Source information: RNAcentral holds the full RNA, with entries from SILVA. A computed fold for a 390-nucleotide part of an RNA from Thermicanus aegyptius DSM 12793, annotated as large-subunit ribosomal RNA, domain III.
[in-house]
Context: one part of a larger RNA
């Protein structure tokens, strides 16, 4: 210059109480008001104690501060099943031997690593000041050991069984079209409440709520697949398996299947009622009603379904079979027993990430109610968060 500009979204406060030295800013109560496909919720990268409680006020906090993501302490994160890993490969990494190259090193075989894909056993409620499919209850499942008991076999082969062979896992993009269910809306149904003030309302009044998984039995919309026999040129050996080829019978069987019904549950949950009682922990403990019936109806899920099309749409275990091969003890049911490592707190459309900042940017996925609507559009509201630190 100047105590000038500026105090970072124009969603917005106000009033009374408390607590303090000390209140526009901390708390608590009432009203206002914003958001409401988000300015809610879960969740992934990333952060890395910010998360809970108790002090605290010096600096951070664009004002203030008794308050904070700040400071100083103490505490919190519990897993066979949930995410990794003790399985499997993809791009792409490293590479015994190898090939190159003055040297350093490059490149590659078997290999061995690597999810962002594949296998893969749990589900309801209930608790806390801070976790929770992780504790607690109830009710289940994998996988491995097994008391006891029943079959079976023993060269006339029971059972194992590849690192081998097949099968399968296995996959584009577009449409439609059923069938179910999540959720919804209603209702003179049901069930509990509640009627103060005002001109009037005990009424066909108002408000609320009107449910429940895994498993396990059954049943099955849908939707795929022929099914035996023989032959012996193919799968770099074999095969009883694929696949070829012929014969015969067939709409029977297998296979998958959401959903549903019964069980789980003489259990949980529920609107609501609701205490004793302290130095202190209350809408707490404890108590608990109905629970149907129509209609809307999904982008969810039967589904790796089905139709169509050309640009023609991972791999490999896991698995299911075949035989080399092992080969004397196997195998069912089953009380009961075992069950490793690592991750688990909070934020996560943000004041805790990425932007030098408590920054009007940016930042992958799932859920995402009502009224009007074609609709996640636009308004206005529900649960549920906010009123953006003068």
């Nucleotide at each position: 210059g100047a105590g000038u500009a500026a105090c970072g979204a124009a969603a917005a406060g106000a009033u009374c109480g408390g607590u303090g030295a000390g209140a526009a800013u901390c708390c608590g109560a009432u009203c206002c008001g914003c958001c409401g496909a988000a300015a809610g919720c879960c969740u992934a990268a990333g952060g890395g104690u910010u998360c809970c409680u108790g002090a605290g006020g010096a600096a951070g906090g664009u004002u203030c501060g008794u308050c904070c993501g700040c400071u100083c302490a103490g505490g919190g994160u519990a897993a066979g099943u949930c995410g990794g890993g003790a399985c499997c490969u993809a791009a792409g990494g490293c590479g015994a031997g190898g090939c190159c190259g003055a040297a350093a090193g490059g490149c590659g075989u078997a290999g061995u690593c690597g999810a962002u894909g594949g296998a893969g056993a749990a589900c309801a409620g209930g608790u806390g000041g801070a976790a929770a499919a992780u504790c607690c209850u109830g009710u289940a499942c994998c996988a491995c050991c097994g008391a006891u008991u029943c079959c079976c076999g023993a060269u006339u082969g029971a059972g194992c069984g590849a690192a081998g062979g097949g099968g399968g896992g296995a996959c584009g993009c577009a449409g439609g079209a059923g069938g179910a269910u999540a959720g919804g809306a209603a209702g003179a149904g049901c069930g509990c409440g509640c009627g103060g003030c005002u001109g009037g309302a005990a009424g066909a009044g108002c408000g609320c709520g009107u449910c429940c998984a895994a498993g396990c039995a059954g049943u099955g919309a849908g939707g795929g697949a022929g099914g035996c026999a023989a032959a012996g040129a193919g799968g770099g050996a074999a095969a009883u398996c694929c696949g070829u080829u012929u014969g015969c019978c067939g709409g029977a069987u297998c296979c998958u299947g959401g959903g549903c019904u019964g069980u789980g549950a003489u259990g949980g949950g529920g609107a609501g009622g609701g205490a004793a009682g302290u130095a202190a922990g209350a809408g707490u403990a404890c108590c608990g009603a109905a629970g149907c019936u129509u209609c809307c109806g999904a982008a969810u899920u039967c589904a790796g379904a089905c139709u169509g099309c050309c640009a023609a749409g991972a791999a490999a275990a896991g698995c299911c079979u075949c035989u080399a091969g092992c080969g004397a003890g196997g195998g069912g049911a089953a009380a009961g027993g075992u069950g490793c490592c690592c991750g688990u707190a909070c934020c996560g459309g943000a004041a805790a990430c990425c932007g030098a900042c408590a920054c009007a940017g940016g930042u992958a996925g799932g859920c995402g109610a009502g009224g009007a609507g074609a609709g996640a559009a636009u308004c206005c509201u529900a649960a549920g968060g906010c009123g953006c630190g003068c």
NCBI's taxonomy places the organism under Bacteria, Bacillota, Bacilli, Thermicanaceae, Thermicanus aegyptius.